Model confidence (mean pLDDT): 81 of 100. Predicted 3D model of a 99-nucleotide RNA (c-di-GMP-I riboswitch aptamer) from a Pseudomonadota bacterium. Lineage of the source: Bacteria > Pseudomonadati > Pseudomonadota. The sequence was found by an Rfam model in a public genome assembly. It matches the Rfam family "c-di-GMP-I riboswitch aptamer". Its family is annotated with cyclic-di-GMP binding in the Gene Ontology.
RNA sequence: GACGCCCAAGGGCAAACCCAUCGAAAGGUGGGGACGCAAAGCUUCCGGUCUAAAGGUGCGGCCGUCGUCGGCCGGGCCAAUGACAGCGGGGUUGCCGGC
Numbered sequence: 001g002a003c004g005c006c007c008a009a010g011g012g013c014a015a016a017c018c019c020a021u022c023g024a025a026a027g028g029u030g031g032g033g034a035c036g037c038a039a040a041g042c043u044u045c046c047g048g049u050c051u052a053a054a055g056g057u058g059c060g061g062c063c064g065u066c067g068u069c070g071g072c073c074g075g076g077c078c079a080a081u082g083a084c085a086g087c088g089g090g091g092u093u094g095c096c097g098g099c
Stems, first nucleotide, its partner, number of pairs: 012037002017032006035086001041092003045089003048084003055078003059074006
């Protein structure tokens, strides 16, 4: 270092869901609650996934105008600077104890 079998002790965290709250949303926070987790501790460095407010793009409707165009409404597409550490990898820290 790899593989396999058996097995503790003290504990730790907390999915879904519910309530409250923040947020445009994804999602976060607090309380309840346990699906599970040997890092389900921390950390967005890499990949991935989620959301799309602002922004861009173009479509439809209505109004104004001599015209050019402009305004309002609706929804489509693109798109993180937002989010997920319980998606995987990386980094880092940590408890107990055997072959």